[in-house]
Molecule: Glycine riboswitch aptamer
Organism: Actinomycetota bacterium
RNA sequence: UACGCCCGCGUGGGAGAGUCCGCUCCGGCGGCGCCGAAGGGGCAAAUCCUCCCCGGAACCUCUCAGGCAAAAGGACCAUGCGGGUAGG
Numbered sequence: 001u002a003c004g005c006c007c008g009c010g011u012g013g014g015a016g017a018g019u020c021c022g023c024u025c026c027g028g029c030g031g032c033g034c035c036g037a038a039g040g041g042g043c044a045a046a047u048c049c050u051c052c053c054c055g056g057a058a059c060c061u062c063u064c065a066g067g068c069a070a071a072a073g074g075a076c077c078a079u080g081c082g083g084g085u086a087g088g
Stems, first nucleotide, its partner, number of pairs: 001088001004085010018032001020031004033068003039064001040062003047055001
């Protein structure tokens, strides 16, 4: 010093699943059914001289949580700003 990488904030984009039943103070609540891209849980191979143990990812999987009009949220992508980091 900051191409890359990490963190935070702003802006833009951003899927899926009930035109169900009952109640309702119309904000929602309960039942059943369903969704996966907040979060959370689980796991393989590579990995070693050999063996064992541990570790071992996800948009995969489980659906605990969350969600199934709108709103909000939303992994991720782009972009702007701020901070950090040398591997150079």